[in-house]
Molecule: c-di-GMP-I-GGC riboswitch aptamer
Organism: Firmicutes bacterium HGW-Firmicutes-14
Parts: sequence; C1' cells; structure tokens
RNA sequence: UCUGAAAAAGGCAAACUUAACGAAAGUUAAGGGCGCAAAGCCAUGGGUCUAAGGUAUAGUACUAUGAUUGCCAGGUUGCCGCAU
Repeated sequence: UCUGAAAAAGGCAAACUUAACGAAAGUUAAGGGCGCAAAGCCAUGGGUCUAAGGUAUAGUACUAUGAUUGCCAGGUUGCCGCAU
C1' cells in the first nucleotide's frame, strides 16, 4: 500500500421485552443477540419511512424543515491478521 483465509484481544448490537421522549417515523436507557471488519463518525448525493405544521380540487391528496449511515454511494478516522 492492498486486502479479509483461518484466528486472538477488544468492539458494535437486528428482532423482541420494559421504561422515558416524540404527532408519527423513530430516538435514548436497560435486558437480549440476528448479524457486522468499519454495524466507528458525518444527512453531502440518491433511496426509503413519517406528515405535526403548511397547501389544495379536503373522511382525501401533496409536501421535510422530521427520521434512517444495520439501504446504496461519497467524505473522514481506525484494531488485528493472511498476502503484496
């Protein structure tokens, strides 16, 4: 520098349950463990989810300024090891 075969140390933690927050999507904490080599960090581009508020032709539809990095891309930092 590239890469992720088999491992070790350490790390993260899906579904689900409980509590709190939130209009919701969802977030946080504890339990839990499906998985993860960036499942560390950043909503920058695309995608997806929600629709309080707003708009309209209004029991409905549209809309992000809300959410998601464990959907993809990009940026940035980084443990261990085969290999070059």